Small-subunit ribosomal RNA from a metagenome, 1535 nucleotides, folded computationally.

[in-house]
RNA sequence: AGAGUUUGAUUCUGGCUCAGAACGAACGCUGGCAGCGUGGAUUAGGCAUGCAAGUCGAACGGGAAGCCCUUUUUUCAAUUCUUCGGAAAAGUUAAUUGGGUGGAGAGUGGCGAAAGGGUGAGUAACGCGUGGGCAAUCUGCCUUCGAGUUGGGGAUAACCCUCCGAAAGGAGAGCUAAUACCGAAUGUGAUACGGUGUCACCUGGCACCGAUAUUAAAGAUGGGGACCCUUCGGGGCCUGUCGCUCGUAGAGGAGCCCGCGUGCCAUCAGCUAGUUGGUAAGGUAACGGCUUACCAAGGCUUACGGCUAGCCGGCCUGAGAGGGUGAUCGGCCACACUGGGACUGAGACACUGCCCAGACUCCUACGGGAGGCUGCAGUCGAGGAUCAUUCGCAAUGCGCGAAAGCGUGACGAUGCGACGCUGCGUGGAGGAUGACGGCCUUAGGGUUGUAAACUCCUGUCAUUCGGGAAAAAUUAUCCCGCGAUUAAUAUUCGCGGGAUUUGAUGGUACCGGAAGAGGAAGCCACGGCUAACUCUGUGCCAGCAGCCGCGGUAAUACAGAGGUGGCGAGCGUUGUUCGGAUUUACUGGGCGUAAAGCGUACGUAGGUGGUACUGUAUGUCGGAUGUGAAAGCCCAUGGCUCAACCAUGGAAUUGCAUUCGAAACUGCAGAACUAGAGUGCAGGAGGGGAGAGCGGAAUUCUUGGUGUAGCGGUGAAAUGCGUUGAUAUCAAGAAGAACACCGGUGGCGAAGGCGGCUCUCUGGAAUGUUACUGACACUGAGGUACGAAAGCUAGGGGAGCAAACAGGAUUAGAUACCCUGGUAGUCCUAGCCGUAAACGUUGCACACUUGGUGUGGGAGGUAUUGACCCCUUCCGUGCCGGAGCUAACGCGUUAAGUGUGCCGCCUGGGGAGUACGGCCGCAAGGCUAAAACUCAAAGAAAUUGACGGGGGCCCGCACAAGCGGAGGAGCAUGUGGCUUAAUUCGAUGCAACGCGAAGAACCUUACCUGGGCUUGACAUGGCGACCCUUCGAGGGUGGAAGUGAAAGCUUCCUUUACGAUCACAGGUGCUGCAUGGCUGUCGUCAGUUCGUGCCGUGAGGUGUUGGGUUAAGUCCCGCAACGAACGCAACCCCUGUGGUUAGUUGCCACUCCAGGUUCAGCUUGGAAGCACUCUAGCCAGACUGCCUGUACAAGCAGGAGGAAGGUGGGGACGACGUCAAGUCAGUAUGGCCCUUACGUCCAGGGCUGCACACGUGCUACAAUGGCCGGUACAAUAGGCAGCAAUACCGCGAGGUGGAGCUAAUCCCCAAAACCGGCCUCAGUUCGGAUUGAAGUCUGCAACUCGACUUCAUGAAGUUGGAUUCGCUAGUAACGCCGUAUCAGCUACGACGGCGUGAAUACGUUCCCGGGCCUCGUACACACCGCCCGUCACAUCAUGAAAGCCGUCUGCACCCGAAGUCGCUGAGCCAACCAUUUAUUUGGAGGCAGGUGCCGAAGGUGUGGGUGGUGAUUGGGAUGAAGUCGGAACAAGGUA
Repeated sequence: AGAGUUUGAUUCUGGCUCAGAACGAACGCUGGCAGCGUGGAUUAGGCAUGCAAGUCGAACGGGAAGCCCUUUUUUCAAUUCUUCGGAAAAGUUAAUUGGGUGGAGAGUGGCGAAAGGGUGAGUAACGCGUGGGCAAUCUGCCUUCGAGUUGGGGAUAACCCUCCGAAAGGAGAGCUAAUACCGAAUGUGAUACGGUGUCACCUGGCACCGAUAUUAAAGAUGGGGACCCUUCGGGGCCUGUCGCUCGUAGAGGAGCCCGCGUGCCAUCAGCUAGUUGGUAAGGUAACGGCUUACCAAGGCUUACGGCUAGCCGGCCUGAGAGGGUGAUCGGCCACACUGGGACUGAGACACUGCCCAGACUCCUACGGGAGGCUGCAGUCGAGGAUCAUUCGCAAUGCGCGAAAGCGUGACGAUGCGACGCUGCGUGGAGGAUGACGGCCUUAGGGUUGUAAACUCCUGUCAUUCGGGAAAAAUUAUCCCGCGAUUAAUAUUCGCGGGAUUUGAUGGUACCGGAAGAGGAAGCCACGGCUAACUCUGUGCCAGCAGCCGCGGUAAUACAGAGGUGGCGAGCGUUGUUCGGAUUUACUGGGCGUAAAGCGUACGUAGGUGGUACUGUAUGUCGGAUGUGAAAGCCCAUGGCUCAACCAUGGAAUUGCAUUCGAAACUGCAGAACUAGAGUGCAGGAGGGGAGAGCGGAAUUCUUGGUGUAGCGGUGAAAUGCGUUGAUAUCAAGAAGAACACCGGUGGCGAAGGCGGCUCUCUGGAAUGUUACUGACACUGAGGUACGAAAGCUAGGGGAGCAAACAGGAUUAGAUACCCUGGUAGUCCUAGCCGUAAACGUUGCACACUUGGUGUGGGAGGUAUUGACCCCUUCCGUGCCGGAGCUAACGCGUUAAGUGUGCCGCCUGGGGAGUACGGCCGCAAGGCUAAAACUCAAAGAAAUUGACGGGGGCCCGCACAAGCGGAGGAGCAUGUGGCUUAAUUCGAUGCAACGCGAAGAACCUUACCUGGGCUUGACAUGGCGACCCUUCGAGGGUGGAAGUGAAAGCUUCCUUUACGAUCACAGGUGCUGCAUGGCUGUCGUCAGUUCGUGCCGUGAGGUGUUGGGUUAAGUCCCGCAACGAACGCAACCCCUGUGGUUAGUUGCCACUCCAGGUUCAGCUUGGAAGCACUCUAGCCAGACUGCCUGUACAAGCAGGAGGAAGGUGGGGACGACGUCAAGUCAGUAUGGCCCUUACGUCCAGGGCUGCACACGUGCUACAAUGGCCGGUACAAUAGGCAGCAAUACCGCGAGGUGGAGCUAAUCCCCAAAACCGGCCUCAGUUCGGAUUGAAGUCUGCAACUCGACUUCAUGAAGUUGGAUUCGCUAGUAACGCCGUAUCAGCUACGACGGCGUGAAUACGUUCCCGGGCCUCGUACACACCGCCCGUCACAUCAUGAAAGCCGUCUGCACCCGAAGUCGCUGAGCCAACCAUUUAUUUGGAGGCAGGUGCCGAAGGUGUGGGUGGUGAUUGGGAUGAAGUCGGAACAAGGUA
């Protein structure tokens, strides 16, 4: 950084797709280790269990267990004493009295519980971000400073007793403490009030002064010499520490307010009654409609409404600008089952507090209770999807405490998951017979591949053994030293040093030893994009696919395999975001034809704005200051072995605010100017507009006259009109509409549009003048007006024309085109509609930028008779064209050039300018304007072809002019069809059909039926047997066998061994759409290309077009072309003339000889000869060479000469290519198929089958003929398994026979023609089919199924409809002859030969085919193209729809919990006050209860929004070959 994809190709427009990066990911296959991160994105769904907020005994009363002392009793009992009965008894067991120690559990009280932790439901908001403000505020703990801490009182939990309840829990009586509670005192102060000063940003802040009023407190604990008290425990007193109270200042925190910024929808355009403001009051820490009453009627405009969403630092992407996003970490906000509410407190309307309502779950004795994981783990559910019910408070932090310490699912750790980033490893070196195996193969080999094996090494990770951290700093205790406090050397505190003590992770990181290559590689791709190729299978199947697209028998695209490429503990896929995409364009796009200029103007808001000056400082520019948290990004340095990761510092943070400065530009203010704009004046131009009047031509109608049979209409007709008199013609009259000629890319108008003439009213522009105003201007969202035709409403009018409609034609049909009629309408008045290909498909305004040539209007100049012409200039309107622009076409001073200002519009095609909603309209409908779904294109311009019922030029037996045919008949032959066991196969418009087939009775033969064979009818090789040879190699031989319709026997010749088996043979089986070769056709048409140059962005063009000419791209001229190639022509063959050479088998004129004879002669044979003819070699000849005319030339026309004249005639020869043309059945050949058969052999049948249709021919229909008789003249060919003469036989086919001939020698050889005769127009003396009979020939054999002959029979047919074929001269036509194939023949065919021998061509309008140029094109498989719509079927999405169901929400009303506030409070109450009889009573102050306002949930009614569903219905999209037509593309056949 680009690439693929629209086309036959090209350029452009334009969409779609890909390559990159990223992720809290998921899925598939695979999986060794470590470090660092990260992990419920869905159901803010429900939750079992455990834990997540406590702490303080140095605030307080009390105090369990345990331990110690003590009293009494008791069990056992050493020991002592003893009256021997017993007693005492240390100690011991159990209990017990009192005290001490101890401190659990609970309670009062204090602090904390508002932090930390979770989540993102709600919220579009001062919620967040950023910058400010509070002179409108509060603040526990902490710090600083000041002052104080006096003296009293009454209760209450705990505890004990009684009672209720299942429980949770509760009630009553009695005792008690405090740092709990309540008075009183004091008042440094604080607050209220007044004053002064100062400051200030509106109300005011701060400081000072004054008198009055109000207003505090609590103690705990350590130490201590004297003194005092004492219940002997201690206290007072002094002192330290911690508290407490009132203030001051601070720090940190919180609250409120403001500027700016922070999604989408206008198919949400109006919203709002506490709403906006004021006054007063209440309320709050505090301002405020925050709340209430009253007054005023304001306020907002991106409002209001709907949908979506926590915001930010950042993160991803990107060159950047941007775009997307808001996980982890950090800041803020909101929430805590759902909704409402307050209490406590410094702080909450409180996640693990309270009250109420609701839903849900649990317990229950049914009366009633309990609960809230969006804390950490965990569970169920839902989901494509996200972890352990772990360890520890060792560290960091937080709460409490004087402290030790306690608590802490915060946090620190470990575990699980390739989820991500990073690092490491799975070994290294050597090793060729290039092993085996696999795969491929042209069978040689290649590749896997130094890869492996093998040899020598290394030791990371993992394994095992051993050693083994840092993280620990504290605190506390003890000791030493110094300092502070104090009366104090006491205590306490601080600092320094030393000792002891504390680790969840963890025996982990790390280090060392040991052993051994041992334990560790996959995934995806391989047609192009995009790196990487082959084989097999499959056969539009199975499948692939991101786009283009692969797959229908040779798939690098499917599946498998081998190989290769890429990445690698991962690799692919899916999803999402940015990029590429300049494809929303600020950077950085467009609008003539690709999507896109509103139909046009006026004009509001807005945007923009002439010249010179002064001021200001909004924008703008510069400096400074504050802020822009940390983390992150970037840079530097450092720490983990490196890296990821982490630490420190810097930079950056493009922003906001404040302040100081500058004044060019912009804005604003002031005062000027005239070049923009406007006004005045002057004379001209005009289908500009409105109204009124007038005019003639034409048309139709009416009346009258003349007049008679048609008129009218068309491609042709008919409908229609007309003898009741049309059409035609004359005259008169009526009506309506439109205004010929002039008339013109001429005029006017903003556009639509405007056309006879006159008058009235009226708008605008241009020119000239330069008098006036003094920027008054340009554009223009909304808005307003105008706006063709058609259409609508009402009333008129209505001649012509004419939707609808009717009839006639046309047609397969014809709801059309054509014709005859004809109503709305067209016209007028009034009103609506508001659209057009309303187009220059080009918005308006201004400025600038070479020209030429027309035309309309005005002015000026020279000159003039002249207002002619000419020149200059301004405005308008055209054409051509330069630069420039454009994809090209084209535009080009009237820009689509170069710039400025403003507006409108576009963003792939279809769906669709459609649906829904809204606005407008009487309606028709208009304006605004989507989505689902679907396609990979849709499109613009130009290029080359092809095509056209487009044009021009030209050619051809193409037409025309002629001659003869075909189509009708019979027959022959081929084809189709039918039939059949088979009727073998192929050829199918021209270019198949007398074609393959130059010859089907058998054979051929491929088909059918039946019967045989299986290494085979045919080829090669291997193996075996026999013979010969000494063996082997090698070579050779013929007896037997086999078969039995296809064998007879004999002879001769030739060939061959044989057997079983394996490779293989064989196939007229398929594919001519796998092929070679050959052929047909366009077409013997004149075309088809190349090199270099030039033009074009390019495909391409030029050359090859043009002007002439030719049979010809033949030649000439011209030309950005110059040359060349394949074709044309020529060279080759035959033929036409002459010469020459040669002279047998050809020839016989002259000469000679001989014979015959009808005797100038003729005829036969021979010799001589080569003259002629002929034969077959060579040469000559023809070249527009010569002349005339014409032309620049090429050439053309005519002429001469010549056998031949303009290619002399004919043939061979077929460019680039087209038709997937024909042929696998002529041969060859890839692939596939058969292998006791799809091979091969044989017999018979079939290919010949016959209701029919077509092609090609023959014979005819007759007199230009038929028959009979007579008489002439050829050429090409062929001949030994042959041609066969003379002769004889037969009517004849033919037979007998065989001379001659291996051929210029012999053989086979003409007919029509001509002469004469008959027939005389008829189904005949035409015609010969058919049939009968008898024969001939070939052949093994003529039944199916041969040819020919004779006799007899004697059909159709009397010249052929539509239509169609051949031929332009030795041609057509007519006549005969020859040959190949072949035993014979279906030959009337094919290929050749000769004879006789015409007519016509004015000409190119038309038909067909072709060539060149040109126009059009939506075709390129190329018109046998493309393509449209209805209908039918299937699928999909969607609109409407009687309704039905959900959800959100507005309004009105009802009910009204908890609770605050208010009112009440006859019931109840310790402290204070007063009073009393100490016990009482009253007051103050409260409480329960009641009640009022508000008020959640709930209910009723009625609207709105939104979603789903819905019989039926509308159009849309898609689909293979469906039906009907044929609308568009060519003049698309009616542009």
The RNAcentral record of the sequence draws on SILVA.